[in-house]
Molecule: small-subunit ribosomal RNA
Organism: uncultured bacterium
RNA sequence: AGAGUUUGAUCCUGGCACAGGAUGAACGCUAGCGGCAGGCCUAAUACAUGCAAGUCGAACGGGAGGCCCCUCCGGGGGCCGAGAGUGGCGCACGGGUGCGUAACGCGUAUGCAACCAACCCCCGACAGUGGGAUAGCCGGUGGAAACGCCGGGUAACCCCCCAUAGCCCUGGUGGAGGGCAUCCUCCGCCAGGUAAAGCCGAGAGGCGGUCGGGGACGGGCAUGCGUCCCAUUAGCUGGUAGGCGGGGCGACGGCCCACCUAGGCGACGAUGGGUAGGGGAUCUGAGAGGACGGUCCCCCACACUGGUACUGAGACACGGACCAGACUCCUACGGGAGGCAGCAGUAAGGGAUAUUGGGCAAUGGGGGCUACCCUGACCCAGCCAUGCCGCGUGAGGGAAUGAGGCCCUACGGGUCGUGAACCUCUUUUGCACGGGGAUAACGGCGCCCACGUGAUGGGCGCGUGCAGGUACCGUGCGAAUAAGCAUCGGCUAACUCCGUGCCAGCAGCCGCGGUAAUACGGAGGAUGCGAGCGUUAUCCGGAUUCAUUGGGUUUAAAGGGUGCGCAGGCGGCGCGACAAGUCAGCGGUGAAAUCCGGGGGCCCAACCCCCGAAGUGCCGUUGAUACUGCCGCGCUGGAAUGCGGUCGAGGCGGGCGGAAUGUGGCGUGUAGCGGUGAAAUGCAUAGAUAUGCCACAGAACCCCGAUAGCGAAGGCAGCUCGCCAGUCCUGCAUUGACGCUCGGGCACGAAAGCGUGGGGAUCGAACAGGAUUAGAUACCCUGGUAGUCCACGCCGUAAACGAUGAGACGCUCGUCGUCGGCGACAGACAGUCGGCGGCCAAGCGAAAGUGAUAAGCGUCCCACCUGGGGAGUACGGUCGCAAGGCUGAAACUCAAAGGAAUUGACGGGGACCCGCACAAGCGGUGGAGCAUGUGGUUUAAUUCGAAGCAACGCGAAGAACCUUACCAAGUCUUGACAUCCUUCUGACCGAUCCUUAAUCGGAUUUUCUCUUCGGAGCAGGAGUGACAGGUGGUGCAUGGUUGUCGUCAGCUCGUGUCGUGAGAUGUUGGGUUAAGUCCCGCAACGAGCGCAACCCCUAUUUUUAGUAGCCAGCGGUUCGGCCGGGCACUCUAGAGAGACUGCCAGGGAUAACCUGGAGGAAGGCGGGGAUGACGUCAAAUCAUCAUGCCCCUUAUGACUUGGGCUACACACGUGCUACAAUGGCGUAAACAAAGGGAAGCAAAGCUGUGAGGCCUAGCAAAUCUCAAAAAUAACGUCUCAGUUCGGACUGUAGUCUGCAACCCGACUACACGAAGCUGGAAUCGCUAGUAAUCGCGAAUCAGAAUGUCGCGGUGAAUACGUUCCCGGGUCUUGUACUCACCGCCCGUCAAG
Repeated sequence: AGAGUUUGAUCCUGGCACAGGAUGAACGCUAGCGGCAGGCCUAAUACAUGCAAGUCGAACGGGAGGCCCCUCCGGGGGCCGAGAGUGGCGCACGGGUGCGUAACGCGUAUGCAACCAACCCCCGACAGUGGGAUAGCCGGUGGAAACGCCGGGUAACCCCCCAUAGCCCUGGUGGAGGGCAUCCUCCGCCAGGUAAAGCCGAGAGGCGGUCGGGGACGGGCAUGCGUCCCAUUAGCUGGUAGGCGGGGCGACGGCCCACCUAGGCGACGAUGGGUAGGGGAUCUGAGAGGACGGUCCCCCACACUGGUACUGAGACACGGACCAGACUCCUACGGGAGGCAGCAGUAAGGGAUAUUGGGCAAUGGGGGCUACCCUGACCCAGCCAUGCCGCGUGAGGGAAUGAGGCCCUACGGGUCGUGAACCUCUUUUGCACGGGGAUAACGGCGCCCACGUGAUGGGCGCGUGCAGGUACCGUGCGAAUAAGCAUCGGCUAACUCCGUGCCAGCAGCCGCGGUAAUACGGAGGAUGCGAGCGUUAUCCGGAUUCAUUGGGUUUAAAGGGUGCGCAGGCGGCGCGACAAGUCAGCGGUGAAAUCCGGGGGCCCAACCCCCGAAGUGCCGUUGAUACUGCCGCGCUGGAAUGCGGUCGAGGCGGGCGGAAUGUGGCGUGUAGCGGUGAAAUGCAUAGAUAUGCCACAGAACCCCGAUAGCGAAGGCAGCUCGCCAGUCCUGCAUUGACGCUCGGGCACGAAAGCGUGGGGAUCGAACAGGAUUAGAUACCCUGGUAGUCCACGCCGUAAACGAUGAGACGCUCGUCGUCGGCGACAGACAGUCGGCGGCCAAGCGAAAGUGAUAAGCGUCCCACCUGGGGAGUACGGUCGCAAGGCUGAAACUCAAAGGAAUUGACGGGGACCCGCACAAGCGGUGGAGCAUGUGGUUUAAUUCGAAGCAACGCGAAGAACCUUACCAAGUCUUGACAUCCUUCUGACCGAUCCUUAAUCGGAUUUUCUCUUCGGAGCAGGAGUGACAGGUGGUGCAUGGUUGUCGUCAGCUCGUGUCGUGAGAUGUUGGGUUAAGUCCCGCAACGAGCGCAACCCCUAUUUUUAGUAGCCAGCGGUUCGGCCGGGCACUCUAGAGAGACUGCCAGGGAUAACCUGGAGGAAGGCGGGGAUGACGUCAAAUCAUCAUGCCCCUUAUGACUUGGGCUACACACGUGCUACAAUGGCGUAAACAAAGGGAAGCAAAGCUGUGAGGCCUAGCAAAUCUCAAAAAUAACGUCUCAGUUCGGACUGUAGUCUGCAACCCGACUACACGAAGCUGGAAUCGCUAGUAAUCGCGAAUCAGAAUGUCGCGGUGAAUACGUUCCCGGGUCUUGUACUCACCGCCCGUCAAG
């Protein structure tokens, strides 16, 4: 000293929460010792028991009892002397508590000329003579007791009278001095009044007594200042305020009383309510301040509750009295007793607070001449880690990458950890023994010394110790007897594993936990502190978050709606005086303790002692006089007034005007009008709307008109008259600070609303009807009442806004416009004063912004704010006729609420632009049958995954067994598969047989290689343990791969610049493009990933090459490019060329580029493919593969047989075939491309109706083969029919593949011949060699395509255009969204 938390991120505002310190603490876990302190914060609740105030025989009477002596035994004498009583002093201190008290109670400073004072000290004076009572006691008597009553006798330092009276008191009076108003002091005189006590002692003497004066200690009273919260407490007061007189008191005083006056207090907070003992101090804080008042000290108050006095020097009296009350106890029921807020202790309350201890040795107190007695004050001890401080639980060494063990691990190791072990050493603490019997100790007695000769000081001797046989010291023993608690996600120092699985739990705030939790629980490790550590509670701090130091108010909370103005606050220039504020010196006080500095004592420290400083204050006194103030004199600059001029929708009242609207009358005129998005309600043939004329009514004033003007604000608009008010300007004159602001107060105050009375044209809440709608108590339409207007009276609010007191004054760059005035007049320009506006500098501001009309720099005054919600609500008060206004909380709840700006996303916002997106077309899907996939259902199983686009002929380029992961049954357990080890064998494999549903199992047979002969390799069997294995889980732990937006034109970076920052700029803008493509401009300049190009196919051509391809010309020919030959052509496949807006014209900005044209096979990216930026969707996949973690291990692994994945009431997707004549069927005929082929393709031939079979050439293929292309064209037939369309389904008979076609293959032949006659809502594809249509091939594959991937043949239609639907891009705007509109969020209802 800060840090966490609002956001996707940022800055700010702002609250919440944390780290620190503290405590009379409590609770949890733990605990070795000592010192010093502290210990009922709650029930001022109730108290059993004991103790806490007595003492004096040197005041008095008296004497139980004891001892001694004598004795004539009757007794006598002496000594000691208890209890009780009279009397004296004490009991008013000490000790406890904080109920009450907001007060002169406390603190501080003064005053008493208005007072007291026992005991103590000093001074002066004095004590003469008498008398009396009474307790105890004795006798009697009442009562249960407590306690009395009657009679008798008795003492005193008890009580009383008289004497004496300097002083004192009372009354009168004289003088002197002083002061502070009343007055005070001193010296006199006269009159009156009041005293006394004795005791001890042989004595000396001592202790006392009385009066007066003084002192000391202590007390009483009064005053200034200070002393908590609420104004939702605003008025209070009758002894009240004062006076005269009196009473009372120690003393002043309405303290009390009679009379008189009518005052006194209060916004500078009276009165009332709540709370509270006050201070020194204590805690915290840099300080200012805030909080607090336990222990110690001072003061106050109280003593069961309330009241009262008595005694006394002192009390209205804690352990005294009386009365009343409540409570408890005793009782013989008649009566009595009691007061722990003294020390212990008990009960209760409570989270919580100790022993019914020892001693008067010390300190202090009471009594006493003493000795001494008493003292729960006090000194000690006990209990409690309650706090502070100190010490210890050991110290040194300690090989090996470091024992074992826990933990982690990538299995290599790491860590606990020099830690332990082990070696050496020490002994505080502990145990034992001994020493010490210290000091704190004086007093007293005896003796001695000193001096100032005494209540003095010192020395010696004797005696006295609770603590305590303690502290301390020595010796011995032996590491021996001694470590925990909290935390480890961030704040905040400290990290891993396991368990758990939004459960259990944590949490001070933010927040953790839903299967990989550093946040829960445990463990290991670590961090912090340590005989303690955490938690809880409370206070201060951090919080400049109540801001004096030290904050704010345009938008975050916050400027009053506006003016006038009393109190208050603040106030121009000069001179003089005073000295209140202010400043300084000195004096007094500010108790001690505490804090601070220095020093000292306990071993140190805590603690204690001494000295100093400080105590920021108050009072007194002496000075200073700049500033403020007060007083006085002056000034004109602030302010105001007068004369002159000007301006305006400023206000009030009267009069007048036209247009429009509505209504009425008369006329013209005829079928509609009106209204809306479209309509309807409504009006109209009883004549509307429209139109002409006339009349009436009420309200508002077109154009001018403005970015204008006026007003304090609200607000003000036709013209005119009158009245009232104001601003501004110029010059002169006058007054002479008269000023500014303003709590309370007074006034004004839009609209709506209220009251009374008018008025009522328009418009128009409510209301009615018509529409809209799911509904429509709305928006729209037709009507329409209050109201809108006037007069008078209320209301008093508003986004009353510039969200800005445009409150007052001064100061501080420029620029543009406008209104009013001025300098004689006119015009222009410039100037100046006062207004209204725009842009901007500095500055300010969180930013947006503001910027002479400040939100800048200063001075002054007022108002207001202090997290969000609850709430401008409730209660109270007040105003109002009411509506309601003003004032204005709390409980509870949240960790935010908010401001400005940023990036995105979004909008049924805007601008621009793309895409088979729409439109324009062509063909489909949706209806039928079938195929296939999916859902659902079913099942022993129907394995699993995929799920909007972007799952659904998808993974699967091919499930009869296998595949296969599923189900049933039967089996195996180091395993079907890999590596290692031990042991045996020499093989293993293969073949045959038995058994079985099959595997498994059993039997038979045959048989290794190399060798240095030790063995090695290999293979098999058996065994053991490491391990294998898992299509088990998690695609939300992952890699890799893939889909999608999207082949959309975007996505970023470096440096610079701008911004406090997030970010911006660049990438925006003007054009252009398919494109962030290119050009131009520009605080940007460059660059990267994307685009394009480079690659492949295709369209033209050249060249090279010429077999298996080709055949123009030549020859041969079996007439087949078949052969020779040739490589021109086709073709094949290598290398080239070609296209670049290159050329021309126009447009454009002379650019980029666009349009048209020429040439060209091809023209403006020629067509197609491959190629997919930053990223999004926790998108898909753990079942391709890989992989972390979890799970299974005689099974979730492995083998086998059989079944299932092919089920079937249904629903959906994708397809095939159709519904027919642009067609079906038949006959004969023509033209491809691209591919495949050895476990293969298979010609020809023969055979079968056919699938096919038989046989067998050729071909590893530009050679042979699959192979027939089909649509098409030609001819024939069918003639609109469920058909010669359509082919499902079914029957029979076959073919082929395969171990095997039942579940469950394909094909063939014959027969059977279903639905279907162009398909509802809806929906898909396609822009050219495309759609549509036709066939061919291939992969997979034993076999099994309507699927998939390819190939070629035939070959269209349409696009005006971008309003709309969908998707996308760029810029901009709004936003309370950022999980981003499938967002956010409000209300009602329901459940809990």